Source information: The part of an RNA shown here (small-subunit ribosomal RNA, 3' major domain) has 477 nucleotides and comes from an uncultured prokaryote. The full RNA is in RNAcentral, with records from ENA. The prediction has a mean pLDDT of 83. Its Rfam family is "Bacterial small subunit ribosomal RNA". Rfam links the family to the GO terms ribosome and structural constituent of ribosome.
Context: one part of a larger RNA
Order: sequence, then structure tokens, then C1' cells
RNA sequence: UGACGGGGGCCCGCACAAGCGGUGGAGCAUGUGGUUUAAUUCGAUGCAAAGCGAAGAAACUUACCUGGUAUUGAAAUCCUGCGAAUUAUCUAGAGAUAGAUUUGUGCCUUCGGGAACGCAGUGACAGGUGCUGCAUGGCUGUCGUCAGCUCGUGUUGUGAAAUGUUGGGUUAAGUCCCGCAACGAGCGCAACCCCUAUCCUUAUUUGCCAGCGAGUUAUGUCGGGAACUCUAAGGAGACUGCCGGUGAUAAACCGGAGGAAGGUGGGGACGACGUCAAGUCAUCAUGGCCCUUACGGGAUGGGCUACACACGUGCUACAAUGGCAGGUACAGAGGGCAGCGAAGCCGCGAGGUUGAGCGAAUCCCACAAAGCUUGUCGUAGUCCGGAUCGGAGUCUGCAACUCGACUCCGUGAAGUCGGAAUCGCUAGUAACCGUAGCAUUGAAUGCUACGGGGAAGACGUUCCCGGGCCUUGUACA
Repeated sequence: UGACGGGGGCCCGCACAAGCGGUGGAGCAUGUGGUUUAAUUCGAUGCAAAGCGAAGAAACUUACCUGGUAUUGAAAUCCUGCGAAUUAUCUAGAGAUAGAUUUGUGCCUUCGGGAACGCAGUGACAGGUGCUGCAUGGCUGUCGUCAGCUCGUGUUGUGAAAUGUUGGGUUAAGUCCCGCAACGAGCGCAACCCCUAUCCUUAUUUGCCAGCGAGUUAUGUCGGGAACUCUAAGGAGACUGCCGGUGAUAAACCGGAGGAAGGUGGGGACGACGUCAAGUCAUCAUGGCCCUUACGGGAUGGGCUACACACGUGCUACAAUGGCAGGUACAGAGGGCAGCGAAGCCGCGAGGUUGAGCGAAUCCCACAAAGCUUGUCGUAGUCCGGAUCGGAGUCUGCAACUCGACUCCGUGAAGUCGGAAUCGCUAGUAACCGUAGCAUUGAAUGCUACGGGGAAGACGUUCCCGGGCCUUGUACA
């Protein structure tokens, strides 16, 4: 000087408390451990691994395994020889591949040959998702959006170092003020950026419809309009600016006015010096080591989907604030040409048929659901719950056996609110409700967005956890 203390003081955070809803019990989905296996490819492992890499394993992917297969190699550069390239077909085979036919004779030329491409040969070389993240770059997580981390000069000390950065106030903040052997400065904080909340100007189509006219059973449907909404560009607006009080007359704090918004308005992007030899050699790059008729290459089938069990994350429930049936209302944000696919018709349905319109403020996906309303069920393992299984189908795709999703009929398991323990959340938040997108030929309870509706509670900081500043002890570095 740090680190540590079941030392002290001050302070903060959904850290506790006060509340609301969960997880832990059930079934299923998914990931992991373990076990099994020819293989169940590899990585990630307290917080900070475990719906993670994977925004999607039937083949492919694919790195794993089985048997079958070739060795300058699937792709690269160079050399030699032959052939233009190319087209089509047959046979064998699981295919890789092998064999046999067929088509074609092009371009440039100094007529030697050359260019592109294919086949064969030779060796230089290729190739490696092989090892080392404890050799590395790059990228990322984490403490933590915590308020800290440092430097120059000066001064003090023999020196390591200190001072500044401590102190009195204050703040979300090393934020600001005052004081001070310090004076300044840098990286962080804040602001500058984006979205959102109010208004103005400009613009007026595909969006809008107040007033005027026309038309319809009905609809901005039409003429038209530019008010309003929206859209998208530019501005205005919030700064403790104003008033009162408190305070050292400071910084600031408390209250008020005006205002759409008030003291960082709400949200995002943004992550200092560093810590964990944290993660990644399997995104990529790369040192070293290793393989080279194989640890490289191509192909078929299988596996990654196994299942006594243990754990994580979720979905659905256990019901009446509910289930079922009928009627009826209201979003936002997205996506669409190898696409979205209307209306009509067929089917109980998944879906099929046909194919209008739309590269989209125009058309389509697309009926939002919870809600409201009427009826029914009457506390029952039930008209709750839907697992599992049987049958029949639909769709995608070369192909749904291993191993897809969905539909219909039947079947109708556990489950009556969950031990110890444990998680999230402070407001348009939690809990509830649906919608869209991501990526796929197909395959969400995943992830990412979007709106609808919408709470309770916070006395307080003694305690648990994490963190900041000062101080103290130490046989620790």
C1' cells in the first nucleotide's frame, strides 16, 4: 500500500421487510447429469453451465458409429500427356462408383501452338470440427451502469509511499458547493444519439372525412375537401427557469404556480482501470505439437430422439373470479414473389379445389383473445383436467419405421394448490389475455417483439446477500 475480520461509523440496491404471483408435489415439453449403446459427436458446470452454442438433428445438417470405398485427393497453385467443352441413353450396385454407347468438333493463331474446360500421370503440396483458450488475436460473460480508476507538476517522507481523491454539506453520481499544500488534467458520471409523452409548421396518397353534393340494404363507395386522425421531415417545449421556506448569504433540499410533461419525465443504446490463467483453437484467425492409402475424402444405413434414475427451465392443470354452448365489441406491431393467397365450391375437421388482388399505408396473412351478454353445469375426480392408448385421416417432403406436425372418432392417467427450501416483480410494473416475427421442405410449451386489460404494498434499515466511502486490528501478500 492492499486484502481480510462472526471490528466500528456513514450510505445504497426487489438485499431484507410490506405485498402480489410463482417454482419445489402432478402430467407433459425441453436442456443437463448419470446409465446404456457400435455410436448415443463436441463444447458450456456456483452466482456468471443446464428452452445455453442450436434463429429450429427424418436425408442433408453431422463433426459420431457400422459395413462397403478410392488415394495429388471434394475445393487451390504449378508441370507433362491426351481430349474441345458438352448432350443423351443403357447395364451392375444400397450408393459412392464401374462399364458400354451417343452427340459435338467450337474460340484465338505468327500454323509451332495458345485460352477455357475435361480425363490421366508425377511430385511439390492439399486436407484435419485432431490436441493445447494454461502459447495467442478477436469476440463475450461477470463484479456493475457499481462510482470509481489514474496521471503531470508541486509539496511531505531516508524509503515503500502519501497528498491531490481526505474533511463539512449535498447528489442517482469523485454530482456540485465550501474548506484545505496543493494546482490542474485524463478515462469513467452526466450531456450530446434513438424511441415515447404535448404543440406548431410543411406535405396530402395508398391513409383521413368536419362541412357540401351523389349513390347504396350497407361500407370514404364516388365527386370533392385539407379541417381532424395518422404518416414523416423540420421546429417549439423542461432549464430548479419563476415564487415561498430551510440552509453557511453556497451547493442543494422541501413546498407551490404555470404546464401535456417537474426536478435524470419514462424507456433504450452506451459498460472506466481492472477481476475471475472466467468462456470460446467447433464462427473466424493463429504459434507449437500431431495424422498423411488416414486423425484427410466421397457414399449407404444408423446415431445425436436410448431410459431404473437425479437436477434446471418451462407449458398445462387441479376448477364456479370456472368449464361448455350461442350472440356480440375493441388493438398494436410485423411478414409476403421459389411468396402472402381473398371470394366461391367440397370436406365434421386438419385440409382440398380454383385462383381475384398484391413486390403492398392500396391486396393478403387476419376472426385478436381475455371482455360484455344469454343459457347450462352445482362441488362431483365432475360437463374439471387432459396424459396415455386404439382406429381413421390431412399436409410437407425423394422419403415421416427408427424419428414430423396437425385433424376427427373413441379411450379418459396423475392431479383436490404442493415438505424443507427457493425465485420474480416498485407502475402502465407484476399477475392475466391474445397477436406477430425469427429460422425450416416440414417441425415451439423456445426466443424476440407487440398491444389489450391492469393491481397490491413499501412502517422502516435491526437482521440475510451484494456493493461504495472513511476508520481500526492483523503472526496475511